Predicted 3D model of a 73-nucleotide RNA (transfer RNA) from Christensenellaceae bacterium Phil1. Rfam family: tRNA. Rfam classes the family as a transfer RNA. Lineage of the source: Bacteria > Bacillati > Bacillota > Christensenellales > Christensenellaceae. The sequence was found in a public genome assembly.
């Protein structure tokens, strides 16, 4: 220098043909217990790496950039 993959909640991940962003763990509250753990119920938390474009509508499609991993030279 060239090719490919990945980027979504605090962490690990899902997200179908473009149509209201989900789960587990963690965190807060309540119940259960003398108390803790475990368990049940409930709640908060992400405008999806950044910018631009297409579209009535983008996590999803297109372009550029950034970071990490990987292959070739």
């Nucleotide at each position: 220098g060239g090719g490919g993959a990945u980027a979504u909640a605090g962490c690990u991940a899902a997200g179908u043909u473009g149509g209201u962003a989900u789960a587990g763990c963690g965190c807060g509250g309540c119940g259960u217990u003398c108390g803790c753990a475990a368990u049940g119920c409930u709640g908060a938390g992400g405008c999806c790496a950044g910018g631009g474009g297409u579209u009535c509508g983008a996590g999803u499609c297109c372009c550029c950039u950034u970071a990490u991993c990987u292959c070739c030279a």